[in-house]
RNA sequence: AAAGAAGGUUUCUAGGGUUCCGAUGCUUAAGGCGUGACUGGUCCGAGAGAAACAAGCUACUAUAAAGGAUUUUUUAUUUAGUUGACUACAAAUUAGGUAGCUACACGGAGGGAGAAAAGCCCGGGAGGA
Numbered sequence: 001a002a003a004g005a006a007g008g009u010u011u012c013u014a015g016g017g018u019u020c021c022g023a024u025g026c027u028u029a030a031g032g033c034g035u036g037a038c039u040g041g042u043c044c045g046a047g048a049g050a051a052a053c054a055a056g057c058u059a060c061u062a063u064a065a066a067g068g069a070u071u072u073u074u075u076a077u078u079u080a081g082u083u084g085a086c087u088a089c090a091a092a093u094u095a096g097g098u099a100g101c102u103a104c105a106c107g108g109a110g111g112g113a114g115a116a117a118a119g120c121c122c123g124g125g126a127g128g129a
Base pairs, nucleotide, nucleotide: 008053009052010051011050012049015044016043020041021040022038023035024034025033026032027031056101057100058099059098060097061096066087067086072081073080104124106127110122111121112120
């Protein structure tokens, strides 16, 4: 100096505006027009917010590994060991099950969507450290 990967989905929240509902003002037969520095409902919604699931990597694994009611060691408690009901059947390694890991992240202006706006998209961009 260059290249690749780490950056998935759903739900919710911070936040956002005003198409619809409601609220409110004017007018009115119905209705219509206006107001989002109107609390709200519908709606949009985070790379750098939360949770769950998926994917990936590592390890173990069937009379299991892993989890775990209960038993037991001690004056009592904690810790550590011991016992092991049950989860429990499969699959044929390019599979299933279990456990663990999945880092870091300052950030414009401007433009775009659509009802309109935004921490949405351009964008883990430009730039900076």